[in-house]
Small-subunit ribosomal RNA from an uncultured bacterium, 1498 nucleotides, folded computationally.
RNA sequence: AGAGUUUGAUCCUGGCUCAGAACGAACGCUGGCGGCGUGCUUAACACAUGCAAGUCGAACGUGAUUCAGAGCUUGCUCUGAUGAAAGUGGCGCACGGGUGAGUAACGCGUGGAUAGGAUAACCUGCCCUGGUAUCUGGGAUAACAUCUCGAAAGGGGUGCUAAUACCGGAUAAGCCUCCGGGAUCUUCGGAUUCUGCAGGAAAAGAAGGCCUCUAUUUAUAAGCUUUCGUAUCAGGAUGGGUCCGCGUACCAUUAGCUAGUUGGUGGGGUAAUGGCCUACCAAGGCGACGAUGGUUAGCUGGUCUGAGAGGAUGAUCAGCCACACUGGAACUGAGACACGGUCCAGACUCCUACGGGAGGCAGCAGUGGGGAAUUUUGCGCAAUGGGGGAAACCCUGACGCAGCAACGCCGCGUGAGUGAUGAAGCCCCUCGGGGUGUAAAGCUCUUUCGGCAGGGACGAAUACUGACGGUACCUGCAGAAGCAGCUGCGGCUAACUACGUGCCAGCAGCCGCGGUAAUACGUAGGCAGCGAGCGUUGUUCGGAGUUACUGGGCGUAAAGGGUGUGUAGGCGGUUCUCUAAGUUCGGUGUGAAAUCUCCCGGCUCAACUGGGAGGGUGCGCCGGAAACUGGAAAGCUUCGAGUGCGGGAUGGGAGAGUGGAAUUCCUGGUGUAGCGGUGAAAUGCGUAGAUAUCAGGAGGAACACCUGUGGUGUAGACGGCUCUCUGGACCGUAACUGACGCUGAAACACGAAAGCGUGGGUAGCAAACAGGAUUAGAUACCCUGGUAGUCCACGCCCUAAACGAUGCACAUUUGGUGUAGGUCAUUCAUUUGAUCUGUGCCGGAGCUAACGCGUUAAAUGUGCCGCCUGGGGAGUACGGUCGCAAGGCUGAAACUCAAAGGAAUUGACGGGGGCCCGCACAAGCGGUGGAGCAUGUGGUUCAAUUCGACGCAACGCGAAGAACCUUACCUGGGCUCGAACGGCUUCCCAACGGUCGUGGAAACACGGCUAUCCCGCAAGGGAGUGAAGUCGAGGUGCUGCAUGGCUGUCGUCAGCUCGUGUCGUGAGAUGUUGGGUUAAGUCCCGCAACGAGCGCAACCCUUGUCCUGUGUUGCCAUGCCGAAAGGCGGAACUCUCAGGAGACCGCCAGCGAUAAGCUGGAGGAAGGUGGGGAUGACGUCAAGUCCUCAUGGCCUUUAUGUCCAGGGCUACACACGUGCUACAAUGGCCGGUACAAAGCGUUCCCAAGUCGCGAGAUGGAGGCAAUCGCAAAAAACCGGUCCCAGUUCGGAUUGCAGGCUGCAACCCGCCUGCAUGAAGCCGGAAUCGCUAGUAAUGGCGUAUCAGAACGAUGCCGUGAAUACGUUCCCGGGCCUUGUACACACCGCCCGUCACAUCACGAAAGUGGAUUGUACUAGAAGUCUGCAGGCCGACCCGCAAGGGGGGCAGCGGCCCAAGGUAUGAUCCAUGAUUGGGGUGAAGUCGUAACAAGGUAACC
Repeated sequence: AGAGUUUGAUCCUGGCUCAGAACGAACGCUGGCGGCGUGCUUAACACAUGCAAGUCGAACGUGAUUCAGAGCUUGCUCUGAUGAAAGUGGCGCACGGGUGAGUAACGCGUGGAUAGGAUAACCUGCCCUGGUAUCUGGGAUAACAUCUCGAAAGGGGUGCUAAUACCGGAUAAGCCUCCGGGAUCUUCGGAUUCUGCAGGAAAAGAAGGCCUCUAUUUAUAAGCUUUCGUAUCAGGAUGGGUCCGCGUACCAUUAGCUAGUUGGUGGGGUAAUGGCCUACCAAGGCGACGAUGGUUAGCUGGUCUGAGAGGAUGAUCAGCCACACUGGAACUGAGACACGGUCCAGACUCCUACGGGAGGCAGCAGUGGGGAAUUUUGCGCAAUGGGGGAAACCCUGACGCAGCAACGCCGCGUGAGUGAUGAAGCCCCUCGGGGUGUAAAGCUCUUUCGGCAGGGACGAAUACUGACGGUACCUGCAGAAGCAGCUGCGGCUAACUACGUGCCAGCAGCCGCGGUAAUACGUAGGCAGCGAGCGUUGUUCGGAGUUACUGGGCGUAAAGGGUGUGUAGGCGGUUCUCUAAGUUCGGUGUGAAAUCUCCCGGCUCAACUGGGAGGGUGCGCCGGAAACUGGAAAGCUUCGAGUGCGGGAUGGGAGAGUGGAAUUCCUGGUGUAGCGGUGAAAUGCGUAGAUAUCAGGAGGAACACCUGUGGUGUAGACGGCUCUCUGGACCGUAACUGACGCUGAAACACGAAAGCGUGGGUAGCAAACAGGAUUAGAUACCCUGGUAGUCCACGCCCUAAACGAUGCACAUUUGGUGUAGGUCAUUCAUUUGAUCUGUGCCGGAGCUAACGCGUUAAAUGUGCCGCCUGGGGAGUACGGUCGCAAGGCUGAAACUCAAAGGAAUUGACGGGGGCCCGCACAAGCGGUGGAGCAUGUGGUUCAAUUCGACGCAACGCGAAGAACCUUACCUGGGCUCGAACGGCUUCCCAACGGUCGUGGAAACACGGCUAUCCCGCAAGGGAGUGAAGUCGAGGUGCUGCAUGGCUGUCGUCAGCUCGUGUCGUGAGAUGUUGGGUUAAGUCCCGCAACGAGCGCAACCCUUGUCCUGUGUUGCCAUGCCGAAAGGCGGAACUCUCAGGAGACCGCCAGCGAUAAGCUGGAGGAAGGUGGGGAUGACGUCAAGUCCUCAUGGCCUUUAUGUCCAGGGCUACACACGUGCUACAAUGGCCGGUACAAAGCGUUCCCAAGUCGCGAGAUGGAGGCAAUCGCAAAAAACCGGUCCCAGUUCGGAUUGCAGGCUGCAACCCGCCUGCAUGAAGCCGGAAUCGCUAGUAAUGGCGUAUCAGAACGAUGCCGUGAAUACGUUCCCGGGCCUUGUACACACCGCCCGUCACAUCACGAAAGUGGAUUGUACUAGAAGUCUGCAGGCCGACCCGCAAGGGGGGCAGCGGCCCAAGGUAUGAUCCAUGAUUGGGGUGAAGUCGUAACAAGGUAACC
């Protein structure tokens, strides 16, 4: 620091996701040790049990027990000591410990104030300092005893008693109060201080020691002294209370809130200010700088993250606050409205004798429960700290320790060295090898940790005292011994192979893997990463500049408000002076400690921890500066803004009037059969007279030409003409004002069309509606009608793609060229120039993702406003508000996706455009589609009808030939080293063979006879056959979507690319486009391109002309022979085979640009590629073929292999393709006559001759072929016949008789003869071929082949017609355009309906939570009143009694729970209902994307 993911690719926008760090974590797998930390985040849920706050005898009375002594009545009394337990009293219990429910608040943080000598509302136990005191009386009461009530908890009565308990009095240095005087200060209210008079308020003793004085005189007491205490005053310290500035979450779909409310006065209350409370008076107070309400939340130091700014967080530690079962209340006290106190109410739990009682773990352990989840009912007060005590000491779940948990951080170990061209095992393999791997084993060492044994602390100060702990640490011993896992390996992201699986099982953070060769699933080997851990999940920050202060945007990606006026607010020209709020500098206080950073120390290191320093960006105070901003004051002016004056321009607005053209309607005339409308029609109108035409009239609406990217207006918008009223802008001038300005939440005004209300109006047009067409349908497009509406007035609505998709204002920044208005200068001029304001185009810099913008900015800056933050859900729901309604404004969430999007690029496509080509159409000729038959296919059938091929580019195709074979299929019968082949082992024997027999359909099985190799003396060996075994075999089994090869197709179409350069951020472009031309990217010219390659063309074959050579088997002009064929001969001709020539727009003319080339002509056998063939660019179609062959993988191995027989591939209702033969007279039949080419032939072609009507038979000459044969060419031509008919056409079908091939023609061949004589009389929609030696037509040959072509493939004969032309159909090429397509239009894609599922809204209601208001209620308790009942201290009194004071009780105010009524908010649920999202193959259509077939959209 970035990366992945939208696309065919690109750039951008934009979201999603990942890599990092962290955690009080949890889960999975695994787990050796130690140190230091941490450990209920959930139910502030409920709690069994134990412990967590007591202590003091030196405050006090009593005094169990025990001991001692004495008395003696020997079991009692007394004395002394001890001092339990409880009690009175004091101090403590308000600390320490827990929790975070509540609280959005002066609660917290920060800085101040209230206390200093002084200045403005306080308190402070224990502690410290300093004063002054501690005198004198009194009456009770618990304990105890006794009686008594109660189950208990607990009481009650009577009697006794003490105090540092309680009460009275005295005294008063301070102190408090009232009144007075002085001083200082003052915010003028008062405060402080000095002083005078008067009044008021205190106290408690205890313990130790001593005997100088006094008294008893032993020694004690008064006394003295010391210590502790008590009272009071002043101060300190500490702690607390209160107040204030600033900061402190989200929601405006919470906008108004408030009656003790805001203030004042008097009073009360408090330690103290204050509506804190009360009475009266006033009517205030808070709020857009967010009141009120709602939701959430303890706050902070800090913690995590981050470069920082920030963001998130508030466990442990520390500070503050709040709470203690829930709610309320006070008491005591220095301090509480009190966690382990009290009272009341409530809920819950427990005890009960049913009458009543008890309780509060959010203390430490622990239990249940909840939960993904969080520990021991441990030890000790040894240390630190706290309470009490004079102290000893006691108490202390604070604390110190230990235990549990890898929960975190840190440290250590599981060994070290050596050890092979490298063991075994496992994995991979091309079988050669490679990997694991120096890894192991082996050898040589070491002993940390762990184990055993011995020693053994610091922590303790100053003596006793150590829970931890026989711990840390040290020493010794043995022995490599006891100690490694987890995750990952497609990319991001380090790390790859095999097998299994087969869109299954599964994975997945994102993209995405898996449908038979998965580096992505599972396993294994290997590798990578980390390591006592490793992964996963969750959460936070980061990356994310993805809320942008640092640091973003808004023409088209999300985003400028429809427009203006203008309030608050924000911002603001120029000069001088002052000020000092902002700003800045210096100083100072604070910013607790811990944490953080740096330095230095302590634990062996580290974590951890001690010390020091820094930092803590903040706030307060003091002082300085005065540039800038702010504030105050005074000025300035063509320098912002405004006014005046002078001009011209204007569809700016409002009202009134008025004009002509046109449409329609009405009246009348002329006139007759149609008009109208459309792609074509029809509905409609018209003989009751339309349309057309003429004249007259009525009425409404709109204003042609002018008219112009011209004008005006803020926008919407505004157009005949005239008048009235009225707005703004512009130009000129420089007289006036003197910053008066810019922007602009809220508010107000305007705001197209449609729509709404009331009343008018209505010619044309025209939603709805009706009819006619179109169509599969047509609720549309088209046509005929037609109502709202459109128009006017008034009032609403308030939205538009309200667009320049571009907020307003100001300033700055090269230009060119139009146009509108004005002014100035100039010219003969209506000419030219300058300048200001508008309005356009093109373009520079610059900007932009690009497109583009470009002085009218989207450039560069400033100010202000509005708006955006992924797509969908959705501008929807709910709420609010506006509206008569329609609806508008405001405006979410759940859920869902990994994209959605912008610009540009290359293609492809278009019922877009341009240019061009092709038997593409057209022009022609002949066919197919109808018939019969042949053949192939589908379908059906079957035991099987083997398999493949399926638009063109499958279908007379693979198949150049299925009776058996072929043959792959079926049935049945056999074989299993196998029908063929190789290697190895063992055995037998020569083997192979020949022959015969039996069974059988054959294969096959069984049996007989026969013969036998080489070397070696032999044993044995060799070659070979057979048998057994084994490793291979075999497979027309699967996968052509794993492949090679081959092939088809676009297409013989003219295209497809590359290097370098240039342009572009880039994909890419350029070249290859353009102007011509060509069959052609063929060539020429031009050009930021220059060149090149594969294609085109040419080179090759054939054919057409000539020449040369050759001359048999071919040829024969002349000569000879022969009747002829032919021979001799010839080498001329034809022909054959070789080699050459020839054609190149070369020549001429025209056109063209002087080019390329085109047109015409000459010559020539041939003329513009002469004809034909071979030749097929980059690529496309996962095209075809695993059944030609080859081949990966899979499957099969007594079968999916192999052999045999028979059957099938030949089936047959039917459908299609390709053909043949026909339907006839351009013909059929009969007879006669003629002319080919190219082939083939020894398992072959077969002559002559003979036989047969014929197929054929016989025959055998000749021929390995320019020699012989197939072989007759046929159409044609000549002659005859038929005479338009189902025929002398046509030949199917069937019968009979034959022939041929073959082992065999039944299924199932071909041919012949005789007989039979079907359909068919030229073929619907549709469709095919062909442009010249072509179509058409005629025959001939060949391959395959025993036989079996109407097919295929070649050959020659005869031999046409037509092409105006490129509008249309099809296909193709180039350029251009649009695109939402890229699997590329057979594309993409929309909506309803149906089904499944998910979340949400509405809904009669229902249930709950919180809360407001009103009323009721009124426990405990404070306060208050009464106090007749009761009462010890003080007073009066001899007493009785009275007074004072107090208490019970009762009343009152306030008030918690509760109750009633009625609202509000939120949550849950609800028959039904609404839309929405999602979901491989549902239905209906085809709305959008191309001109998307009616341009689309708002």